[in-house]
RNA sequence: AUGGCGAGUUUGAUCCUGGCUCAGAAUGAACGCUGGCGGUAUGCUUAAUACAUGCAAGUCGAACGAAAUCCUUUAGCACUUGUGUUAAAGAAUUUAGUGGCGAACGGGUGAGUAACACGUGAGAACUUACCCCUAGACGAGGUACAACAGUUGGAAACGACUGCUAAUACCUCAUAUUACCGGAAGGUGAAAGAAGCAAUUCGUCUAGGGCGAGGCUUGCGUCUGAUUAGCUUGUUGGUGAGGUAAUGGCUUACCAAGGCGACGAUCAGUAGUUGGUCUUAGAGGAUGAUCAGCCACACUGGGACUGAGACACGGCCCAGACUUUUACGGGAGGCAGCAGUAAGGAAUUUUCCGCAAUGGGCGAAAGCCUGACGGAGCAAUACCGCGUGAAGGAUGACGGCCCAUGGGUUGUAAACUUCUUUUCUUGGAAAAGAAUUCUGACGGUAUCCAAGGAAUAAGCAUCGGCUAACUCCGUGCCAGCAGCCGCGGUAAGACGGGGGAUGCAAGCGUUAUUCGGAAUUAUUGGGCGUAAAGCGUCUGUAGGUGGUGAGGAAAGUGUUUUGUUAAAGAUCAGGGCUCAACCCUGAGAAAGCAGAGCAAACUAUCUCACUUGAGUUCGGUAGGGGCAGAGAGAAUUCCCAGUGUAGCGGUGAAAUGCGUAGAUAUUGGGAGGAAGACCAGUGGCGAAGGCGUUCUGCUGGGCCGUAACUGACACUGAGAGACGAAAGCUAAGGUAGCAAAUAGGAUUAGAUACCCUAGUAGUCUUAGCUGUAAACGAUGCACACUAUGUUUUGCAAUUUGCAGAGCAAUAGCUAACGCGUUAAGUGUGCCGCCUGGGGAGUACAUUCGCAAGGAUGAAACUCAAAGGAAUUGACGGGGACCCGCACAAGCGGUGGAGCAUGUGGUUUAAUUCGAUGCAACGCGAAGAACCUUACCAAGAAUUGACAUGCUGCGAACAUUUAUGAAAGUAAAAAGUCUAUUAACUUAGUUAAUAGCGCAGACACAGGUGGUGCAUGGUUGUCGUCAGCUCGUGCCGUGAGGUGUUAGGUUAAGUCCUGCAACGAGCGCAACCCUUGUCUUUAGUUAUUUACUAGAGAGACUGCCGGUGAUAAACCGGAGGAAGGUGAGGAUGACGUCAAAUCAGCAUGCCCCUUACAUCUUGGGCGACUCACGUGCUACAAUGGUCGGGACAAAGAGAUGCUACCCUGCGAAGGCAAGCUAACCUCAAAAACCCGAUCUCAGUUCGGAUUGCAGGCUGCAACUCGCCUGCAUGAAGUUGGAAUCGCUAGUAAUCGCAGGUCAGCCAUACUGCGGUGAAUACGUUCUCGGGUCUUGUACACACCGCCCGUCACACCAUGGAAGUUGGUAAUGCCCAAAAUCGCACGUCUAACCUUCGGGAGGAUUGCGCCUAAGGCAGGGUCAGUGACUAUGGUGAAGUCGUAACAAGGUAGCCGUACUGGAAGGUGUGGCUGGAUUACCUCCUAA
Repeated sequence: AUGGCGAGUUUGAUCCUGGCUCAGAAUGAACGCUGGCGGUAUGCUUAAUACAUGCAAGUCGAACGAAAUCCUUUAGCACUUGUGUUAAAGAAUUUAGUGGCGAACGGGUGAGUAACACGUGAGAACUUACCCCUAGACGAGGUACAACAGUUGGAAACGACUGCUAAUACCUCAUAUUACCGGAAGGUGAAAGAAGCAAUUCGUCUAGGGCGAGGCUUGCGUCUGAUUAGCUUGUUGGUGAGGUAAUGGCUUACCAAGGCGACGAUCAGUAGUUGGUCUUAGAGGAUGAUCAGCCACACUGGGACUGAGACACGGCCCAGACUUUUACGGGAGGCAGCAGUAAGGAAUUUUCCGCAAUGGGCGAAAGCCUGACGGAGCAAUACCGCGUGAAGGAUGACGGCCCAUGGGUUGUAAACUUCUUUUCUUGGAAAAGAAUUCUGACGGUAUCCAAGGAAUAAGCAUCGGCUAACUCCGUGCCAGCAGCCGCGGUAAGACGGGGGAUGCAAGCGUUAUUCGGAAUUAUUGGGCGUAAAGCGUCUGUAGGUGGUGAGGAAAGUGUUUUGUUAAAGAUCAGGGCUCAACCCUGAGAAAGCAGAGCAAACUAUCUCACUUGAGUUCGGUAGGGGCAGAGAGAAUUCCCAGUGUAGCGGUGAAAUGCGUAGAUAUUGGGAGGAAGACCAGUGGCGAAGGCGUUCUGCUGGGCCGUAACUGACACUGAGAGACGAAAGCUAAGGUAGCAAAUAGGAUUAGAUACCCUAGUAGUCUUAGCUGUAAACGAUGCACACUAUGUUUUGCAAUUUGCAGAGCAAUAGCUAACGCGUUAAGUGUGCCGCCUGGGGAGUACAUUCGCAAGGAUGAAACUCAAAGGAAUUGACGGGGACCCGCACAAGCGGUGGAGCAUGUGGUUUAAUUCGAUGCAACGCGAAGAACCUUACCAAGAAUUGACAUGCUGCGAACAUUUAUGAAAGUAAAAAGUCUAUUAACUUAGUUAAUAGCGCAGACACAGGUGGUGCAUGGUUGUCGUCAGCUCGUGCCGUGAGGUGUUAGGUUAAGUCCUGCAACGAGCGCAACCCUUGUCUUUAGUUAUUUACUAGAGAGACUGCCGGUGAUAAACCGGAGGAAGGUGAGGAUGACGUCAAAUCAGCAUGCCCCUUACAUCUUGGGCGACUCACGUGCUACAAUGGUCGGGACAAAGAGAUGCUACCCUGCGAAGGCAAGCUAACCUCAAAAACCCGAUCUCAGUUCGGAUUGCAGGCUGCAACUCGCCUGCAUGAAGUUGGAAUCGCUAGUAAUCGCAGGUCAGCCAUACUGCGGUGAAUACGUUCUCGGGUCUUGUACACACCGCCCGUCACACCAUGGAAGUUGGUAAUGCCCAAAAUCGCACGUCUAACCUUCGGGAGGAUUGCGCCUAAGGCAGGGUCAGUGACUAUGGUGAAGUCGUAACAAGGUAGCCGUACUGGAAGGUGUGGCUGGAUUACCUCCUAA
């Protein structure tokens, strides 16, 4: 010495900057819910609003006269002889008046006040009643006025006049100092008595001192604003006078012209101040209730009187507002005292008791007064303390809640047993507080004793994270919550309720406010390259800071000490209430101010010196430094002349434009203006802006070298001044080229643009103005120190060096990027600037400018972010490399026709539903006439068509009739079962159960109803693309990186090499199936070298050559059936698309339950103006038709395939073998080959459509099947833009089979074989993908983000003709009361008098000044205002697309013009521009 904590929120993630928010403490609090007791405090923060009623300041008879009441004594009178009455004296009580003291304290409030008001420390020119001390005095006289009496005015309040009277009331004289005045002489100035038998006491006067108190002056401290910069005329000073208790412009006359201010005057706003209080680690910040000190105020404003003290809260005068009264003439009043009322407000108490205590006033005292004070009452308002029970008690009861139905939890909690009595109730006793005789409001209170009985006593908030505490139900972006982030759109731990839990507890939450956290104004203790922030640059004033040595002094500084900083509070140590809060006693420091002593290192100061900082001189030197003048050359344009002829020019392509009146081109001559190629360079110079042909003149600065001189002369620099690109402005010139505006041509949806043709301001000069730029190194200036290497400019030099201009890099710094002796490192000095984003560099105000505009520069409102750097992705109309039927090279199609089929749309009673870019559309559907079927209409029935359980009856199946479209409904007849078990029994019977049917009641069934965005499962797609990750290590604050990148290579993250990486996993490849060759085994349905089914072999870049890095690998070759993955298939990483599917299935939740479930008939899914997709058939001669002929593979077959034969033109029918299939059948393969015919036509092509007649399947062929024959004979003559498939047994073309299936709308789908091509130079382009890199304002990731106008709603603000109000002053007018002065009109007791009067006083009048009031013009602030302007906010408005990628014309800054809007263009500047190339520099080799 006791003391310092953080969290949430910007992002996909990270670090930083930065704001917002939370956790803490506190309160004179309020509100909500709840409420047992006690102690101690506290209680109108708002309307300094208005107040009914009562009280809050009186007291003294020992200052005075008088009166009243009562008593006593004496005397008189009346008489009823003990009563009444009168007078005097005395005693007691009381008090209206005179007089004294008090009322200036105590109590309240905080309006005003930014000031000597307050705090603190000094000071001199003052006053002080009562009190204390000291010294002295108290002599002699006088005059009134109240009271009282009479008269009288007034409604009242209150007076007027006449007369009487006392005093400690008033006056005069005398006396008088250490009093006062005066230089002196000298002069001036007091008093009161009272009580007591008395002693004596109290009082009075003068002077001095003291205590305490007050007045005054002054140093320092004491809020905000400069969008308040100048203020001041009694103002600043002096002299005289006046005035005051006292100094003083305090007042006045005169004189001088001062005084204050950037160290913030004046003005405006706000505010009582301090001790303290709250907070804080502290420094600070906020605050000024209660308690205490000071100030100010007392209805508002002004004024004085009295007094020791007031300009007086419960006094006076005047004015004003208000209230009240009145007889209308006039009066009365002031709670910001205590209670209380009304009002205001979220909000703050009793019209209580007592002077018992403490204190105050008066009094000699008793005593009286005291809403100060002591107490009680009300209020959980705060702090502190106590209680609402304790121990035991499990079948862990009942109930509640949850549940996986097992249980868990509430919970030892309850019940129950035993015990205790704080508190509570009843009864009894009973204080201290009084030191000091009496006296206790509190109070029968605290406290004590006894009895009774667990008895009378628990709530509030929260439970998503921060933040301790979790589940169920309801709700369904609704209702609502929310301090911040954010919850809620059908499974909400976030809303509401229940259960449970957590926290605190007679309280608990919320709201408001303050500090803290916040280092978020940073003194302690922050920053400024890119986050907010360095003035565009320099010169320099004030100011700040300042080199070396010695000496002096002691302002700062340090140390010791004195005074003070009231008490209370705080701290520490004790003590008293049972503890604590609370209270008491004591102690002590820190720190401030003032004084004194000491020290002398440091800073300042004074003196003396010094040379290294700074400067001067001398000698060199580089340079686009500046200003002025003169000259030369290249090029463009124009003019003249010649040659020459039809075009030129321009663009992505064009057109406008120029040209036969001769252009462009070319030759010669001339004119004029502007600009300076090459050299030229991270080269030079300049403070910056900026500066470039040559020569000359004038001129500024730098660098180097050398010695000499001055001797700190320095650094920075608020204000101030100078310079300051481009654009722009004024005036006068000039104008070749270029070129805002403008015109025309294009482009485009539009094109106020980009492109083109023209073209004016301007660009140039001179003289002025403007004063801004991305005026940038986004980096203020100066000085010192701190590794290197390298390039370059200048000077000097043998070398070392000095001054610049760059690069790389160490330490260090940085959020990172980066900076790094040219610092953004380490330090010093000074200046400027910043404090969340937007609003906004806007508004208002001021100032500058000719204007355009510049400088200074807010607020309301709104958001929870805005931002910096870096990371990973994604994206780019960025780059590099690579791949793919991606393009190209080819072949054949689609798109045109007809038809088939699917979809959209439309229609419909219904046209069931789903699938919708690639990745829906001959898809689910491997087959809708009924069924299917989910849709529609009509008809039925309701435990149901289907499952399980219960009861009753019955075998069941099958049959018949009626009705009906059928389902069904209603009846009839027939039949009397099977199995098992048991009983009785004897070959049967009965009972039960099960099977099946009928009936009944209820649990339930049922749903192709919803949600694929609640799900499982499955599938598609990127993509069979080569990728996706992990462990350890290393790098980075971190997200992350590395590995996985690089050089080669591959189909491949395939392999090799290198490397801070080393390894590994999922993918690739291989393993699997089919096929091609061979060997071998086995088999039979005629045989086979064939086939079928197995088992093996074979291919691995193995061998050779070349290339390559000696690697991986590639190229070529050999052998081989096959060669570099042999061909094909299966196989699909991490993941993406809330992709698809609840209608395959399963499934949560929701919904329906005589219906959204079920059955039946009929219809529909097949509709048809149209559009699209996928196909088939064609358009013909490489063909059609006819005749003849040849060659497959793979399949299927018993409800089946069906031969042969017969009938039919045929579909088919009839008959009837074989086949459970290497055996029989389907089964004919077709293209092809041979022959014939057709001869280029809408045909002998093509076959749609339609008519007639048939066949087959099937209950059924109309809607709506297939096939056959005859007849009919449409469009179509190779297909626009566009687009698809395919790289070899592939495309193309030809047929065959199968599944589904009664049949079939199959031209589909899945397979099978036959015939069998062309082409690939290559990777520029299109599409998709991969790797690396780059930019990014994207991360829902470009289908992203995002800008501005317009329209609508709401909010805030500015302007505005005006209008309303406040406020502080100014000028003028009027002017109350009052002080002061003047006047002397009127009146007049004390004193003087010569008796006339005077002095003095009162009253009245006037003057100065002046509150309120009036008038006037301005200042300032606020409200309101038609209209108008801007901004902000608002799930789905309009127009465009400006920015972010090279954002599709790079962007941005300043400026000018221009356009619906973002914007565009000109001019100069910047990189905070991508890409590509070159130069330079650096690193490594």